Source information: This is a predicted structure of a 1522-nucleotide RNA (small-subunit ribosomal RNA) from a metagenome. The RNAcentral record of the sequence draws on SILVA. The coordinates come from a structure-prediction model, not an experiment, and the mean pLDDT is 84. It matches the Rfam family "Bacterial small subunit ribosomal RNA". Rfam links the family to the GO terms ribosome and structural constituent of ribosome.
């Protein structure tokens, strides 16, 4: 750093998803040790039990122990001393530490000020002080009440506890006067007034006092009091900063401010009274939702984003919901009151209680620990101090939660063991991995051993120093001795003994490192995306084997990150999602040249501050890390102060080119109103006139004999305004078209007088705003939604046709949307041209014109850089910049729902979420399609002969039937595999057998009786059981080895068993159709194109010309076969013309026969020539050709045949043979008898014969070619009606074997079911074969069936074809052969031409297709599931609003109610105080109305998904009516 997904394939947009990194985690599997972290994230739910804030006897009086003891004294007891322990007054401290994050959107937090508006206990500093008194309480004593908790009364006493006077260096109040002054105010001084205190300990001995001990008094330390000044802490204001909502748009009555006052530690509407009407709000006020904030923590390259657990600051809270009280501090976590919930005791009257402290319990959850040890350290309270207390703390425990170390051994060691596992059976892999050898000793175990956390304080003895009258005392600092550890016998070290006790987990198709066997068959199952799986699954599941991490590993969740996918940095908006319909115009952003000043933005410098802790760097300490510790750096910011002046701002002036005003001149279908025009439709009326007439693809509904339609003439009316007409003009869009006037708007050229930046955009507002539609009132000829009719049609609620209202026109008035598009916002500038056209100007040029140069303004096309994914755009930019608005953020749900808002209504605007998919799109590539379009082929059509389709009958097929009718083969099957099914074949079926097997190898044994042959018994045959002849070869003395054969046993044989969708090989088929494609080069981001298109031509991508193409290949053609014409060699088994010789005959001309010569002819088969548009006219471009002509046997690839490009079709075949894989092994293998395959209501395909006279049927007669023949063709002969038979010449072949038939001639039927057809059927034979019964062909006699030319429909053929007729051959004993596959004989008709049918090439369009139209794909309806909306109602929740009630606790009121130690007073009483009483304010409570959210619901409503439901056929091709 990126990668997977949308396509056949490509770019793009565009979302999903996935690699990483982190957690206070949980789950699943596994699990050895240590260290340092860290653990209630849910129910701020409810809590048993134990601890978590107590100290001080040196503030006070007590009690109660305990040791001493002068003294009285027999003891008891009194009394005294020192000591311990304490309830109780009283101080301090309980506001801190600890815990939690529920409220809180706010000065709550974080940062910088500010307090001249403030307070501070303990602490330090500095100064002054510390006097005289008095009455009280608890504690205890006792009495009452009460279950308890407690409560009240009466009796004593004490204080550092209350309370009175005194005093006043500061302080504070008040006034006055000078000084300063930033006008708030300080500050000096005078003068008045006000307000304090408490001791306690220790030592001490002059003096005084007292029985004494002490006391005063001295002196030391603490305390105390009143002031200054600090440190730390707080309080309160203000600047900035940090969430989400506008479907929350107005909100506010202490509200905002002022005066006065009251309060507070202090400002302040904080609070009142009264006066003013004011305060906030589009930079978001009010509401609403969610949330402790920060340091800082995760991610990120940053910039951001998410987050606030541990740690540390701040806040807030302490069952809940109000209150104050003490105190310096509180509205108090383990304080009090009040209400209220819930729990706990109770004697039923009443009382208690608050874990969000540590542990721990329960509950709810996926989930978070010991009811443990120490105050030994570190801090904390209280204490003179010892000490005490401390669940902070500092330890242990449990938890792989995380981080971080360490081990689970290390070296050797191959015939590379056994085992597994794979295997092409060779071997490869686990794999040096194991044993086995030699070692080492981490951790874990035992055994010893063994720090450092430990300094303080204290006690004792010395020294030294302060204080002091003092060498007391007290403090200080030194030295020496005692003495202190929870963890823990722990870290640490040795020492023992053995490789011993210690590896799992995912994963293995891509993505993404890592492959193979089995099993399973769209099942089971896997999945983060894609996607796997329907018999060979590297993806399910096990197994080996890799790969990764490792005491952990994988999955979930959840955050950054990648994703530039909210884009500041760093993105769009022509078609991808996105430009508002269009103007004006308000805030608001932006904003032209000079010059001057300010300095708020900018910009450097200091200053202060930005806590520690993180993080980074260096060092350092724990064996190393991880942790920790010491300095640095950093904290990008605040905030003050010096300063600079370009840019921006601000301000003071100025300028003219932006803007705009003026003059003068033009264009126009700009708007608006009135007036008149003709041409047409339709309706009215009259004339001629008749039988139609409209209408359609055809019809018909439809009008018309009551005179239509045509056709003349007159009239009515409405609504549009041909032709001018033009990518022409206006206009912001919407939109404007007959003519004239009237009114009005906008805009353009020239001139450069004027104003002096006035400007551009522009949320919110406002105006305009097509055509549909609405209300009111008119109008109404044509069209014409609904509607009625007719017709198409499977229907046809439609497209066609007949007719028709609404409306379409006018006035007024509403909607306010449109593919309102240029799918392109506005505005200004810059940036190459060409060429039209509208309006102007100049200048030339013309009588005027054209016309030509030039300019400014619209409006088009073409085009360069440039820009875009591409297509395109290109001075009318989609191109370079600037300034503003306005949208976009994956598809569907949805422009839907709710809420608002606007409308008369239809509905407009604003405007989601649940679900749910992995795409959905955009451009452009090849292809394929199309009921697109251009060109051209082909017995494709058309012509023109014959057939099938009708009947019989062969034949193959489907169907049925059967034990079996053996398999395949279906468009490209069907006389096809099968070029021969009686047994055989034979695969099917019965029914009998066999088991290393009928066949093949090979090992071991065993016999050689060789091989081989014969015979019996059973049987249907095979087989089974047995018996006989036979006596093996080669080496070697023998033994033995080989070899051949047969048993026996294993290896293995054997399957026409399955899988043609696992194959090889062939083969059909598009098609003998002209295409199929490389190579280099160019052209596109790139699929691709290009070439191979074009332009002619040809059977041909055949060849010529152009051309960013230039070559190539496989196809075409040629080569090669047979054929037509000749040459030429060759002449036997072929051939005989001349010519000899022989015999026959004879019409004497000559014929026939054999024979020799011969190779001239046919004629066989080698091998030459021949045809190439080659010659000549025209034609075509000067070519390629292409017409005619000529010569030739043959002319324009002369005919034929072989030859089948790249591909299609998962085409055909495992049953021809090969082969993977799977199944079968006394059978799916083999052998054998016997049947099947030949069946038969029926269908179908391909032939035969025929329906006759162009004919049959006698008779007689003429001409082939191809092939084939020794288990084979077979003459001649004879016998038979025949089929065939006997016999056997010839022939291993140009030597022998083979009648060619249609035809020719001659006769016969006479149009009939015939002398036509010849089906069936009997009968007698023949042949072949082991055998013709199922089931051969052949002959001859007899029988003589259907059919008299075949519906729709469909097949072949263009010349030696077609028809027609015959002959041959393979297969083969024999044949169902009429079939194949070949020969030769006879021999035609017809093509005008491509408009249509089928088929096929090029080229082009359009495409939503790509499995490629047998494509895609749309809506209701039916089931299912899920999540939403309404919806009568119904449950809750938070909250306004008015009112009732009002607790406790403050203010106030009241001393005309009780009660009352200190003061005052001699009393009596006062002053005061407490309690009651009322009054405000007040929390829960309650009524009544509203709001908001949520939940649940009868039914109702669209949506969304869900392999094979139902209906149509709406979109994509002209998609079939665009």
């Nucleotide at each position: 750093a990126g990668a997977g997904u949308u396509u056949g394939a490509u770019c793009c947009u565009g979302g999903c998803u996935c690699a990483g990194a982190a957690c206070g985690a949980a789950c699943g599997c596994u699990g050895g040790c240590g260290g340092c972290g860290u653990g209630g994230a849910u129910u701020a739910g409810g809590c048993a039990u134990g601890c978590a804030a107590g100290u001080c006897g040196a503030a006070c009086g007590g009690a109660a122990c305990u040791u001493c003891u002068a003294g009285c004294u027999u003891u008891u007891u009194c009394g005294g001393a020192a000591g311990u322990u304490u309830a109780g007054u009283g101080g301090c401290g309980a506001a801190a530490g600890g815990g939690u994050g529920a409220g809180u959107a706010a000065c709550a937090c974080g940062u910088g000020g500010g307090u001249u508006a403030c307070c501070u206990g303990c602490c330090c500093u500095a100064g002054g002080g510390u006097u005289c008194g008095g009455g009280a309480u608890a504690a205890c004593c006792u009495g009452u009440c009460g279950a308890a908790a407690g409560a009240c009364g009466g009796g004593c006493u004490a204080a550092u506890a209350c309370c009175g006077g005194a005093u006043a260096c500061g302080u504070c109040c008040u006034g006055c006067a000078c000084u300063u002054u930033u006008c708030g105010a300080a500050g000096u001084g005078c003068a008045g007034g006000g307000g304090a205190a408490a001791g306690a300990u220790g030592g001490g001995g002059a003096u005084c006092c007292g029985u004494a001990a002490g006391g005063a008094c001295c002196u030391a330390u603490c305390u105390c009091c009143c002031u200054u000044g600090g440190a730390g802490g707080g309080g309160c204001c203000c600047g900035c900063g940090g969430c989400c909502u506008a479907u929350c748009a107005g909100c506010u009555a202490g509200u905002u401010g002022g005066u006065g006052a009251g309060g507070u530690a202090a400002u302040g509407g904080c609070u009142c009274a009264c006066c003013a009407a004011g305060g906030c709000u589009a930079a978001g006020a009010c509401g609403g939702g969610u949330a402790g904030c920060u340091g800082g923590u995760c991610u990120g390259a940053g910039a951001g984003g998410a987050u606030g657990g541990u740690c540390a600051g701040c806040c807030a809270c302490a069952c809940u919901g109000g209150a104050a009280c003490u105190g310096g501090g509180a509205c108090a976590c383990u304080g009090u009151c009040c209400a209220g919930a819930c729990a706990c005791c109770u004697a039923c009257g009443g009382g208690u209680g608050g874990c969000u402290g540590c542990a721990g319990u329960c509950g709810a959850g996926a989930a978070u620990c010991u009811u443990u040890c120490g105050c030994a350290a570190u801090g904390g309270g209280g204490g003179a101090a010892a000490c005490c207390c401390u669940g902070a703390c500092g330890a242990c425990g449990c938890g792989a939660c995380g981080c971080c170390g360490c081990g689970u051994g290390g070296a050797g060691g191959a015939u590379g063991a056994c085992g597994g596992c794979c295997u092409u059976c060779g071997g490869g892999u686990u794999g040096u991995a194991a044993a086995c050898u030699c070692c080492u000793g981490u951790c874990a175990g035992c055994u010893g051993g063994g720090a450092g956390g430990a300094a303080u304080g204290g006690a004792u003895g010395g020294u030294c120093a302060a204080c002091u009258a003092a060498u007391a005392c007290u403090u200080g600092a030194u030295c020496a001795u005692c003495g202190u550890g929870a963890c823990a016998g722990u870290a640490c070290c040795a020492g023992c003994a053995g490789a011993g006790g210690a590896a799992g987990c995912c994963a293995c198709g891509g993505c993404u490192a890592a492959c193979u066997c089995u099993g399973u068959g769209c099942c089971a199952g896997c999945a983060g995306c894609c996607g796997c799986g329907g018999u060979a699954a590297u993806a399910c599941a096990g197994a080996g084997g890799u790969g990764g991490c490792a005491a952990g590993c994988g999955u979930u969740g959840u955050u950054c990150g990648g994703a530039u996918u909210u884009a500041u940095u760093g993105g769009g908006c022509g078609u991808a999602a996105a430009g508002g319909g269009u103007c004006c115009g308000u805030a608001g952003g932006u904003g032209g040249c000079c010059u001057g000043g300010a300095a708020a933005g900018u910009c450097g410098g200091a200053u202060g501050u930005g806590a520690a802790a993180u993080c980074c760097c260096a060092c350092a300490g724990c064996u190393u890390a991880a942790c920790u510790g010491u300095g640095g750096a950093a904290c990008u910011g605040c905030a003050u102060u010096c300063g600079a002046a370009a840019c921006u701002u601000c301000u003071a002036g100025g300028c003219u080119c932006g803007a705009g005003u003026g003059u003068g001149a033009g264009a126009g279908g700009g708007g608006c109103a009135a007036a008149g025009g003709g041409a047409a439709u339709u309706c009215c009326c009259g004339g001629u006139g008749u039988a139609a007439g409209a209408g359609u693809g055809a019809a018909a509904u439809c009008u018309g004999u009551a005179u239509a339609g045509a056709u003349c003439g007159g009239g009515a009316g409405g609504a549009a305004c041909a032709c001018c007409a033009g990518u022409c003009g206006c206009g912001u869009a919407g939109g404007c078209g007959c003519u004239u006037u009237g009114c009005u708007g906008g805009c353009u050229c020239a001139c450069u007088a004027c104003u002096g930046a006035c400007a551009c955009u522009g949320a919110g507002g406002g105006g305009c705003g097509a055509a549909a539609g609405c209300c009111a009132g008119g109008g109404g000829a044509g069209c014409a939604a609904a509607c009625g009719g007719g017709a198409u049609u499977a229907g046809a609620u439609a497209c066609c046709c007949c007719g028709g209202u609404a409306g379409u026109c006018c006035u007024g008035g509403c909607c306010g949307u449109a593919a309102a598009c240029g799918a392109u916002g506005g505005a200004c500038a810059c940036u190459a041209g060409g060429u039209g056209u509208c309006g102007g100007g100049a200048g030339g040029g013309u009588u005027a014109a054209a016309c030509c140069u030039u300019u400014c303004g619209g409006u088009g096309c073409c085009g360069c850089a440039g820009c875009u994914c591409a297509c395109g755009c290109a001075u009318u930019a989609a191109g370079u910049g600037u300034c503003c608005c306005g949208c976009c953020u994956g598809g569907g749900g949805a422009g839907u729902a709710c809420g608002g808002u606007c409308g008369c209504a239809a509905g407009g605007c604003u405007g989601a979420a649940a679900c749910u998919c992995a795409a959905a799109g955009g451009a452009a590539u090849u292809g394929a399609c199309g009921g697109g379009g251009a060109c051209c082929c082909g017995c494709a059509c058309a012509a023109a002969c014959g057939g099938u389709g009708g009947a019989g009958c062969a034949u193959g097929u489907g169907g049925u039937u059967c034990a079996a009718u053996a398999c395949g083969a279906c468009a490209u099957a069907c006389g096809c595999g099968u070029g021969g099914a009686a047994c055989c074949u034979u695969a099917c079926c019965c029914a009998g057998a066999c088991u290393u097997g009928a066949c093949a190898u090979g090992u071991a044994c065993u016999a050689g009786c060789a091989a081989u042959c014969c015979c019996u018994a059973u049987g249907a045959a095979a087989g089974u059981a047995g018996g006989g002849a036979c006596c093996c070869c080669u080496c070697g003395c023998a033994a033995g080895a080989g070899g051949c054969u047969g048993g026996u046993a294993c290896a293995c044989a054997g399957g026409u068993g399955u899988u043609g969708c696992a194959u090889g090989g062939c083969u059909g088929u598009c098609g003998u159709c002209a295409g199929c494609u490389c190579g280099u080069g160019u052209c596109g981001u790139g699929a691709g194109a290009u070439g191979u298109u074009g332009g002619g031509u040809u059977a041909a991508g055949u060849c010529c010309c152009g051309c960013a193409a230039c070559g190539a290949g496989c196809g075409c053609a040629a080569c090669c076969c047979c054929u037509a014409u000749u040459c030429u060699u060759a002449g036997u088994u072929g051939c005989u013309a001349a010519c000899g010789c022989c015999g026959a005959c004879u019409u004497c001309g000559g014929u026939c026969g054999g024979u020799g010569c011969g190779c001239a002819c046919u004629c066989u088969a080698g091998g030459g020539a021949g045809a190439c548009c080659g010659c000549c006219g025209c034609u075509g471009a000067u070519a390629a050709g292409g017409c005619g002509g000529a010569g030739g046997a043959a002319g324009g690839u002369g005919g034929g045949g072989a030859u089948g490009a790249c591909g299609u079709c998962a085409a055909g075949u495992c049953a021809g043979u090969a082969c993977g894989g799977c199944c079968c092994u006394u059978a799916c293998g083999u052998c054998u008898g016997g049947g099947g395959c030949u069946a038969c209501a029926c269908a179908c395909g391909u032939g035969c014969u025929a329906c006759a006279a162009u004919g049959g049927c006698c008779g007689g007669u003429a001409c082939a070619a191809u092939a084939g023949g020794u288990u084979g063709c077979a003459a001649c002969a004879c016998c038979g009606c025949g089929a065939g038979g006997u016999g056997g010449a010839g022939c291993u072949a140009a030597u022998c074997c083979u009648u060619a038939a249609a035809g020719c001639c001659g006769g016969u039927c006479c149009c009939a079911g015939u002398u036509c057809g010849g089906a069936u059927u009997g009968c007698a034979g023949g042949c072949u074969g082991c055998a013709a019964c199922u089931c051969g062909c052949c002959u001859g006699c007899a029988u003589g069936a259907a059919g008299c030319u075949g519906g729709a429909a469909u097949c072949g053929u263009u010349a030696g074809u077609a028809a027609c007729c015959u002959c041959g051959u393979a297969u083969c004993a024999g044949c169902c052969a009429c079939g194949a596959c070949g020969a030769g004989g006879u021999g035609a008709a017809u093509a005008c031409g491509u408009u249509c049918c089928c088929g096929g090439g090029u080229c082009u369009u359009g495409u939503a297709c790509a499995c490629a139209c047998c494509g895609c794909c749309c809506g209701u309806c039916a089931a299912g599931u899920c999540a939403c909306c309404g919806a009568a109602g119904u449950a809750g929740g938070u909250u306004g609003u008015a009112c009732c009630c009002g607790a406790a606790g403050u203010a106030g009121u009241u001393c005309c109610g009780u009660c009352u130690a200190a003061c005052c007073g001699c009393a009596a009483g006062g002053a005061g105080g407490a309690c009651g009483u009322c009054u405000g304010c007040g929390a829960a409570g309650g009524u009544a109305u509203g709001a908001u959210c949520u939940g649940u619901a009868a039914c109702g409503g669209g949506g969304a998904c869900u392999a094979a439901g139902u209906c149509g056929g709406a979109a994509c091709a002209g998609g079939g009516u665009a």